[in-house]
Molecule: transfer RNA
Organism: Candidatus Curtissbacteria bacterium RIFCSPLOWO2_01_FULL_42_26
């Protein structure tokens, strides 16, 4: 220099155009003499940034940034 994949909650990740979910972690409650475990519940997201298409974008297109891999 060229090519490809990925970026969503604190972490790991779903959702291939129609209300952004889950597990773990956090917090609260139940249980216990107490702790852990277990059960139930709550909160936590400008979906990497900017623009475009569309009635509607996590999803499609463009630019930029970052991470990883391949080729030279």
């Nucleotide at each position: 220099g060229c090519c490809g994949a990925c970026c969503u909650a604190g972490c790991u990740u779903a959702a291939u155009g129609g209300u952004a979910g889950a597990g773990c972690a956090a917090c609260g409650c139940u249980u216990u003499c107490g702790u852990a475990a277990a059960g139930c519940g709550u909160a936590g997201g400008u979906u990497g940034a900017g623009g475009g298409u569309u009635c509607g974008a996590u999803u499609c297109c463009c630019u930029c940034g970052g991470u990883c891999g391949g080729c030279u």